[in-house]
Context: one part of a larger RNA
Molecule: small-subunit ribosomal RNA, central domain
Organism: Pseudomonadota bacterium
RNA sequence: CUGGGCGUAAAGCGUCCGUAGGCGGUUUGACAAGUCUGGGGUUAAAGCCCGGAGCCCAACUCCGGAACCGCCCUGGAAACUGUCAGACUAGAGUGAGGUAGGGGUCACGGGAAUUCCCGGUGUAGCGGUGAAAUGCGUAGAUAUCGGGAAGAACACCAGUGGCGAAGGCGCGUGACUGGGCCAUCACUGACGCUGAGGGACGAAAGCUAGGGGAGCGAAUGGGAUUAGAUACCCCAGUAGUCCUAGCCGUAAACGAUGGCGACUAGAUGUGGCUCGUAUUGACCCGAGCCGUGUCGUAGCUAACGCGAUAAGUCGCCCGCCUGGGGAGUACGCACGCAAGUGUGAAACUC
Numbered sequence: 001c002u003g004g005g006c007g008u009a010a011a012g013c014g015u016c017c018g019u020a021g022g023c024g025g026u027u028u029g030a031c032a033a034g035u036c037u038g039g040g041g042u043u044a045a046a047g048c049c050c051g052g053a054g055c056c057c058a059a060c061u062c063c064g065g066a067a068c069c070g071c072c073c074u075g076g077a078a079a080c081u082g083u084c085a086g087a088c089u090a091g092a093g094u095g096a097g098g099u100a101g102g103g104g105u106c107a108c109g110g111g112a113a114u115u116c117c118c119g120g121u122g123u124a125g126c127g128g129u130g131a132a133a134u135g136c137g138u139a140g141a142u143a144u145c146g147g148g149a150a151g152a153a154c155a156c157c158a159g160u161g162g163c164g165a166a167g168g169c170g171c172g173u174g175a176c177u178g179g180g181c182c183a184u185c186a187c188u189g190a191c192g193c194u195g196a197g198g199g200a201c202g203a204a205a206g207c208u209a210g211g212g213g214a215g216c217g218a219a220u221g222g223g224a225u226u227a228g229a230u231a232c233c234c235c236a237g238u239a240g241u242c243c244u245a246g247c248c249g250u251a252a253a254c255g256a257u258g259g260c261g262a263c264u265a266g267a268u269g270u271g272g273c274u275c276g277u278a279u280u281g282a283c284c285c286g287a288g289c290c291g292u293g294u295c296g297u298a299g300c301u302a303a304c305g306c307g308a309u310a311a312g313u314c315g316c317c318c319g320c321c322u323g324g325g326g327a328g329u330a331c332g333c334a335c336g337c338a339a340g341u342g343u344g345a346a347a348c349u350c
Stems, first nucleotide, its partner, number of pairs: 003322004007304002012318001014201004021194003025088007033081002035077008049065006091191001092188005097182003103177007110154001114150008125136002162169002206247006215241002220236004258317006266295011299306002323350003332343004
């Protein structure tokens, strides 16, 4: 390389958009590039293969034949691919009608709790632990009542539930805004799928500047524990956690499972919509579509398990893997303020 693979053994890019490219629905006609076919030319000799001959045989040598693969020219075929032209509606999309939702951005508002401040009551402790101590407290703490301030997070509802491409999203109200689903027609007429490069988004931590700072809390200090204790426990506590603007671009970014489409038993729960039945009626019951769970048939799997949300049976496109260590290191390049990130070896060794 041909292959064989990628849930857990090495292997699915964190997610999406999209360029080139690859692939692509039904039908009619034309063309004949691919494709198939006839003929011709060429494909040196030697070699390989087949038949034969010569050295005693063989190796070796000689003669004849064949052949592969390909290229070129020319005649033809038209099913498939392609190109062009025309048509279609089952893919895709648009309009009109409903509908669920922590989808996003911004603004305003709310209560509980916590801490701090002021005042009242009140007195000798509080706090903390396995036990303690550091710490706080007669300058009146803890507890309790009233008042005020601040920041952060939103109990119950809450679900095995919902929404989002992923990251993620949960107090209330409003403004702006994205997507989905269902039902019925009408419209466009293949406008599609994937996607190397590329672009956008992307938890936490971290970085820059300015704010903010209640609680928590890396670092740090102290108290314990211990042989020691740069820890686990306790008392404090800075960065940070929060906001605005800009970077960073990583993760067990996980379903450790790329996207799209088609097909292949069922059972049961749950969210959304529609229809039927029933009814006074939304309820109950039944059916369909979309989502989300559990169990399970065939089948698959090394097993575990998966099983219409496939890891089953197939098609198209992309990404990735190829023994362990060395190593996600070195070097180079790119990006970054930095931290570092992306790309990514070899010697050597088992």